[in-house]
Context: one part of a larger RNA
Molecule: small-subunit ribosomal RNA, central domain
Organism: uncultured organism
RNA sequence: UUGGGCAUAAAGCGCGUCUAGGCGGGGAACUAAGUUAGGUGUGAAAGCCAUGGGCUCAACUCGUGAAAUUGCAUCUAAAACUGGUUCUCUUGAGUUCGGGAGAGGAGAGCGGAAUUCCCGGUGUAGCGGUGAAAUGCGUAGAUAUCGGGAAGAACACCAGUGGCGAAGGCGGCUCUCUGGCCUAGAACUGACGCUAAAGCGCGAAAGCGUGGGGAGCGAACGGGAUUAGAUACCCCGGUAGUCCACGCCGUAAACGUUGUGUACUAGGUGUUAGUGACUUGAUCACUAGUGCCGAAGCUAACGCAUUAAGUACACCGCCUGGGGAGUACGCCCGCAAGGGUGAAACUC
Numbered sequence: 001u002u003g004g005g006c007a008u009a010a011a012g013c014g015c016g017u018c019u020a021g022g023c024g025g026g027g028a029a030c031u032a033a034g035u036u037a038g039g040u041g042u043g044a045a046a047g048c049c050a051u052g053g054g055c056u057c058a059a060c061u062c063g064u065g066a067a068a069u070u071g072c073a074u075c076u077a078a079a080a081c082u083g084g085u086u087c088u089c090u091u092g093a094g095u096u097c098g099g100g101a102g103a104g105g106a107g108a109g110c111g112g113a114a115u116u117c118c119c120g121g122u123g124u125a126g127c128g129g130u131g132a133a134a135u136g137c138g139u140a141g142a143u144a145u146c147g148g149g150a151a152g153a154a155c156a157c158c159a160g161u162g163g164c165g166a167a168g169g170c171g172g173c174u175c176u177c178u179g180g181c182c183u184a185g186a187a188c189u190g191a192c193g194c195u196a197a198a199g200c201g202c203g204a205a206a207g208c209g210u211g212g213g214g215a216g217c218g219a220a221c222g223g224g225a226u227u228a229g230a231u232a233c234c235c236c237g238g239u240a241g242u243c244c245a246c247g248c249c250g251u252a253a254a255c256g257u258u259g260u261g262u263a264c265u266a267g268g269u270g271u272u273a274g275u276g277a278c279u280u281g282a283u284c285a286c287u288a289g290u291g292c293c294g295a296a297g298c299u300a301a302c303g304c305a306u307u308a309a310g311u312a313c314a315c316c317g318c319c320u321g322g323g324g325a326g327u328a329c330g331c332c333c334g335c336a337a338g339g340g341u342g343a344a345a346c347u348c
Base pairs, nucleotide, nucleotide: 003320004319005318006317008301012316014202015201016200017199021195022194023193025089026088027087028086029085030084031083033082034081035078036077037076038075039074040073041072042071049065050064051063052062053061054060092192093189094188095187096186097185098183099182100181104178105177106176107175108174109173110172111155115151116150117149118148119147120146121145122144126137127136163170164169207248208247209246210245211244212243216242217241221237222236223235224234259315260314261313262312263311264310267293268292269291270290271289272288273287274286275285276284277283278281297304298303321348322347323346330341331340332339333338
């Protein structure tokens, strides 16, 4: 390479969007590039095979013939399939109109509980903390309790294998702006579709830059314990950070460890949003989502099973023994930290 694979053995890009490319619904006509059939030319010789001859035989070799050279060019024909052109259709896709749910996103404003701090009242000797203690706080009046004030951060109950989002993720309330989705019937467009290298965008936490903010928590750090030691686990403190604005970073067990789309293949049971039906209720049916249990089938097994890991097709990404190594070098990106791409020697 061919092939075989990618939930857990190596392997699905963190997610989306789109260009090229690949692939693409029903009917009709034309075309003839692919395709199919036939003809012609060419596809050197040697070799192989058959046959005859020459070296005493053979190897070797000479003559004749056949086959092969799976190819290329050209001509003729066919028109099912693929492609091309034209016309057309509505089921794929989309648009408009009616309803609907939602922590989807952005900005602004507001609220209560709690915590800490400050001020004042009451009040007196402890509080706090632990396995037990100590460091710590407290007679300069703490802890407790009542009243007042300030600040920052997070939103108990509701809350749910509940909802929304492409993923990351999203949870107090109100307003403004805004994306997507579901559902019913009708009208319209008429294949406008699927996938997607490159590109572009989004992307938890930590980290970085500038400015702000700083209640609680809390890497580092200091102290107290524990211990043989204790650069830890426990305790008392505590800086960066955690928060906001703007700009970077671009990673993750970014996981369902399962790429996206479409079609098909028993059921049962719960739940969310909507629709329809009637005998109007512990009802039945349908659509979209989200769970559990299970048929066939699949799987090395575990398990998966209409939300597939079943049966197929289309397209993309990726894997090819372990270590060396996600390292070195080069290049690209970054302020840096570092990220992306990504070997070999050697070794088992």